Model confidence (mean pLDDT): 84 of 100. This is a predicted structure of a 71-nucleotide RNA (transfer RNA) from a Planctomycetota bacterium. NCBI's taxonomy places the organism under Bacteria, Pseudomonadati, Planctomycetota.
């Protein structure tokens, strides 16, 4: 240098055009003498620019990061 994948919560991962979701983790709160478990709550996110659209996380294009594969 090409060429392919992939970027969504803190962390794993869903979402094939019209409300942005889980599950673990944190915090709060009920429950216990008290921790844990359980229950119930709120909080937090579409890498970044431009393009199509009546709408874009989703589709296109240039960039960035991360994986692989060629050389």
């Nucleotide at each position: 240098g090409c060429c392919g994948g992939u970027g969504u919560a803190g962390c794993u991962c869903a979402g094939u055009g019209g409300c942005a979701g889980a599950g673990c983790c944190g915090c709060u709160g009920u429950c216990u003498u008290g921790u844990a478990a359980a229950c119930a709550g709120a909080c937090g996110a579409c890498c970044g620019g431009g393009g199509u659209u009546c709408g874009a996380u989703u589709c296109c294009u240039c960039g960035c990061g991360c994986c692989g594969g060629c050389u």